[in-house]
RNA sequence: GGGCUCGUAGCUCAAGGGCAGAGCAUCCGGCUUUUAACCGGACGGCGAAGGUUCGAUCCCUUCCGAGCCCACCA
Numbered sequence: 001g002g003g004c005u006c007g008u009a010g011c012u013c014a015a016g017g018g019c020a021g022a023g024c025a026u027c028c029g030g031c032u033u034u035u036a037a038c039c040g041g042a043c044g045g046c047g048a049a050g051g052u053u054c055g056a057u058c059c060c061u062u063c064c065g066a067g068c069c070c071a072c073c074a
Base pairs, nucleotide, nucleotide: 001070002069003068004067005066006065007064010024011023012022013021018054026042027041028040029039030038047063048062049061050060051059
C1' cells in the first nucleotide's frame, strides 16, 4: 500500500429501511431474623461526517478505531 470482517447499554451479544431488544452488571423495592438465591421495577446505547430516501442503526461515500490475510521496503 491492497483486500476482507467488525464497531449497538458498563460487559457479552441480537435486530439489519418504519417504536432499538435480551442476558449479566448497577440502583430501588418485595421475600427472608439477616445475607445469598428468587421475584418485580428503574437506569442506560446504534464510532464520526456527508449522501440516497417520505423515513437510515440498517443502503452508498469518506474518515476514525479493532482484527485477519496478501504485497513491498529494511

Transfer RNA from Povalibacter uvarum, 74 nucleotides, folded computationally. Lineage of the source: Bacteria > Pseudomonadati > Pseudomonadota > Gammaproteobacteria > Povalibacter. The RNAcentral record of the sequence draws on ENA. Its Rfam family is "tRNA". It is annotated as a transfer RNA. Rfam describes the family as follows. Transfer RNA (tRNA) molecules are approximately 80 nucleotides in length.